[in-house]
The part of an RNA shown here (large-subunit ribosomal RNA, domain IV) has 349 nucleotides and comes from a Candidatus Omnitrophota bacterium. The RNAcentral record of the full RNA draws on ENA. It matches the Rfam family "Bacterial large subunit ribosomal RNA". Its family is annotated with structural constituent of ribosome and ribosome in the Gene Ontology. Its mean pLDDT, the model's own confidence on a scale to 100, is 86. The organism belongs to Candidatus Omnitrophota, within Bacteria.

Context: one part of a larger RNA
RNA sequence: CUCACGUUAAGGAACUCUGCAAACUAGCCCCGUACGUUAGCAAUAAGGGGUGCCUCGGAGGUCGCAAGGCCUUUUCGAGGCUACAAUAAAGUGGAUCGGGUGACUGUUUAGCAAAAACACAUCACUCUGCAAACUCGAAAGAGGAAGUAUAGGGUGUGACACCUGCCCGGUGCUGGAAGGUUAAGGGGAUUAGUCAACGGAUCGUAAGAUUUGUGAAGCUUUGAACCGAAGCCCCAGUAAACGGCGGCCGUAACUAUAACGGUCCUAAGGUAGCGAAAUUCCUUGUGGGGUAAGUUCCCACGCGCACGAAUGGUGUAACAACCUGAUCGCUGUCUCAACGUGAGGCUCG
Numbered sequence: 001c002u003c004a005c006g007u008u009a010a011g012g013a014a015c016u017c018u019g020c021a022a023a024c025u026a027g028c029c030c031c032g033u034a035c036g037u038u039a040g041c042a043a044u045a046a047g048g049g050g051u052g053c054c055u056c057g058g059a060g061g062u063c064g065c066a067a068g069g070c071c072u073u074u075u076c077g078a079g080g081c082u083a084c085a086a087u088a089a090a091g092u093g094g095a096u097c098g099g100g101u102g103a104c105u106g107u108u109u110a111g112c113a114a115a116a117a118c119a120c121a122u123c124a125c126u127c128u129g130c131a132a133a134c135u136c137g138a139a140a141g142a143g144g145a146a147g148u149a150u151a152g153g154g155u156g157u158g159a160c161a162c163c164u165g166c167c168c169g170g171u172g173c174u175g176g177a178a179g180g181u182u183a184a185g186g187g188g189a190u191u192a193g194u195c196a197a198c199g200g201a202u203c204g205u206a207a208g209a210u211u212u213g214u215g216a217a218g219c220u221u222u223g224a225a226c227c228g229a230a231g232c233c234c235c236a237g238u239a240a241a242c243g244g245c246g247g248c249c250g251u252a253a254c255u256a257u258a259a260c261g262g263u264c265c266u267a268a269g270g271u272a273g274c275g276a277a278a279u280u281c282c283u284u285g286u287g288g289g290g291u292a293a294g295u296u297c298c299c300a301c302g303c304g305c306a307c308g309a310a311u312g313g314u315g316u317a318a319c320a321a322c323c324u325g326a327u328c329g330c331u332g333u334c335u336c337a338a339c340g341u342g343a344g345g346c347u348c349g
Base pairs, nucleotide, nucleotide: 001344002343003342004341005340006339007338008337010335011334014333019330027051028050029049030048031047036041038159052081053080054079055078056077057076058075059074060071061070062069063068082086094328095327096326097325098324099323100322101320102319106118107117123156124155125154126153127152128151134143135142136141160315161314162313163312165245166244167243170242171241172238173237174236175235176234179233180232181231185227186226192220193219194218197214198213199212200211201210202209203208246264247263248262249261250260273307274304285301286300287299288298289297
């Protein structure tokens, strides 16, 4: 010097991102206990006192017919003894007041994250009539379920209280079927090839050969009109479906502001509530509180860069190894370091 401990004058958070770490507190009995509240809690709230041993007495319990005995592991009172100290060791809550978030108990990144993330009861939408929907599986089959809409699947929200506004133009979903478009398929007008037969030309006395034109049936080929479902176009509904929820100008007898008016655009222009917020850039906004001094914190204001209503809005008792601010107590966190114990480091082996 490093690690693990112990003690410390005076001060007591001045340390520091942060009281991180440490210390204080602590068991049991008695007294006492506020705000708030979902009346359960909050609550071991907070805050006080007692605690060992001995003697005596009272009450109680128990055994016994009684006399009497036993119980301090039933309890109360009085007096006394020892120590600095009587839950004498070990083990064993520090407390309080604000704010945020999440209701809660729970779950999670085995090995850097335990949380405000996930889940949750609740609420809502939607699908599913049973050979259910849905999932796994080429299929058989299985789960769903030995269940049957008070059931099962999916999605969102997330106790509870008060609520949940406007927009269906876009995208999606559901319904509709008049019209437009539309596949395979049906249909077969038409086209072409081949070819019996017939005609022409040339050569040949002839039989015939070569070449050329028309071309039936059959086969092959082309394939028009027309018929033809869902879908799409179209018409409606639907936002606790995905989502969205304006701009400019003027105006009141100080000024300022604009209840009011005008105009443009839109599917509709953000309602209630909240708001410099886990959201506010400017920003350490402005005012107030707390401090001697406060970029944090709390209460307000609102000009919300860029809150806002189940991608839920606003509250909320209880709860939290959550985040954040303050106070009391307490302390080597610090002023500022010192000493001690143990294990390393160092030297020798």